Lysine riboswitch aptamer from Desulfoscipio geothermicus, 207 nucleotides, folded computationally.
Formats: sequence, structure tokens, C1' cells
RNA sequence: UGGAGGUAUAGAGGCGCAGUGUGCAAAAGUAGCCAACGGUAAGGAGCGGGAGUUCGAUGAACCGGGGUGAAAGGGUAUCACUGCCGAAGUCCGGUACUAUUCCCGUAACACCGGGCUGGUCCAACAUUGAAAAAGUGCUGGACUGUCACCCGCAGCUGCUUGUUAUUGAUAAGGGCAAGCGGCACCGGGUGGAGAGCUAUCACCGGG
Repeated sequence: UGGAGGUAUAGAGGCGCAGUGUGCAAAAGUAGCCAACGGUAAGGAGCGGGAGUUCGAUGAACCGGGGUGAAAGGGUAUCACUGCCGAAGUCCGGUACUAUUCCCGUAACACCGGGCUGGUCCAACAUUGAAAAAGUGCUGGACUGUCACCCGCAGCUGCUUGUUAUUGAUAAGGGCAAGCGGCACCGGGUGGAGAGCUAUCACCGGG
């Protein structure tokens, strides 16, 4: 000096991401439970299937009316706190565990490996859901951040050439003009992806 690689640290994007707690709405007069009544009728008991066990005509299950009556997941807040910027989300595979007495499947949570997505918002469809809330996925659109390339703007700056005032002299320096470059800030266009981007340090390399 700052080049490919690359170590470590610290940062940026913003309705930024996730978690915990508290309150509130909703879930819901739902599920469950209760005693008898009425109807009905042979099946019922884990998310589904099978096996087994058990209950049931002394009427199970289901429906109606009666009484009592939740919770989880999800949401929200001039909320509070915590961890952060592959924050996080999602898909596939694997392990373990739970939902039942066992088996198979399915699903939730946790961990590991791999793939995709920079972020936010809107719309339609699908899916989960009590839900016109919210989440997720594909598609389309808008906004935004970042880097690269190109264009514009105008400013600064380097080199070259020419010219010029001053001067005893020299264009040495200065001024002016032109040409060729570089770089901000800002604006526009195109494209890429977070294994990215910015800054700094160590290592290595070049002069």
C1' cells in the first nucleotide's frame, strides 16, 4: 500500500426475528361432569386400523330438554423482560419420547444432518384453526436493505498538453483551457444472493 484467500471481533437492514411473563378478548355456555325424564337402539371404551381386555337389553353409545361448567393451542397490548440479525421459517431423512395394554400408521415436542428463503406488506388458492383472527406453502404484485455493472448530475482530485500574469530571468510554483482517468453524495436502470454486506485486527501476498 491494500490484492485473491481467509481468522477473529464488532456492526447495519426495520411495522426486523424469536422466546418468557402478565392482562384482555375469544375459544364458550363449547368439552367434561351430574341426577332422573323422554326418544332411540346394539354396540361402546385411545387420532386411525388390527389384536386383546372390559362395559352393555338390569338399555351402553347417540339425540332432546334441565343443572353445573373449564382448559389448551392460536390472537392481542402506548405492555414488560430476555436472546438475537439464518435473526427465524419451512421441507426431507434419522434418533428418542408422548398421545393406549400391545402392534402398525399418523401427529406434537426435542436433537442431529441436508436443501430452500435477504426482509416487510398485499392479493388469490390450498392447508392448519372455533374463527372473516393468525400461521404455513405455491403463485403474482408492491416496498425496502445490500453488493456488482451501466448511465446521469455536479463537486473534488491525479496526469498530460497548450496558454498566461508577475519577474532582472525561469513557466519552478500559481491561474486558465482542453484531453484522458479516479472518487464521493444523490438519482435512475439491470442483475445476484445471507456461505451475503460493512468496519477493524492477526496471518499470507505484491510494490